[in-house]
This is a predicted structure of an 89-nucleotide RNA (c-di-GMP-I riboswitch aptamer) from Duganella sp. Root198D2. The source organism's lineage runs through Bacteria, Pseudomonadati, Betaproteobacteria, Burkholderiales and Duganella. Of the family's consensus pairs, 95% are formed in the model. Its mean pLDDT, the model's own confidence on a scale to 100, is 85. It matches the Rfam family "c-di-GMP-I riboswitch aptamer". Gene Ontology term of the family: cyclic-di-GMP binding.
RNA sequence: GUCUGACAAAGGCAAACCGUGCGAAAGCACGGGACGCAAAGUCGACGGUCUAACGGCGCGCAAGCGUCUAUGACGGCUGGACUGCCAGA
Numbered sequence: 001g002u003c004u005g006a007c008a009a010a011g012g013c014a015a016a017c018c019g020u021g022c023g024a025a026a027g028c029a030c031g032g033g034a035c036g037c038a039a040a041g042u043c044g045a046c047g048g049u050c051u052a053a054c055g056g057c058g059c060g061c062a063a064g065c066g067u068c069u070a071u072g073a074c075g076g077c078u079g080g081a082c083u084g085c086c087a088g089a
Base pairs, nucleotide, nucleotide: 002089003088004087005086012037013036017032018031019030020029021028022027035076041082042081043080047077048074049073050072055068056067057066058065059064
């Protein structure tokens, strides 16, 4: 440096759900909690997915309803870049 990963050691992260807060929502932060994870560490939205406030369009007297749209999100959907613990080869 590359490959492999037990039912080993030391540790790490933390889904759903619950509480509080933020947000129009998707979702996020913190605390609890563990379904899982050998990169579920860091970066980053090309692809994919979610949401649709504002705005457009349609309907409506109006309130409002429907629909399209990312400038809003998701890296624990996946491709990519960089780095890293232990054991073995």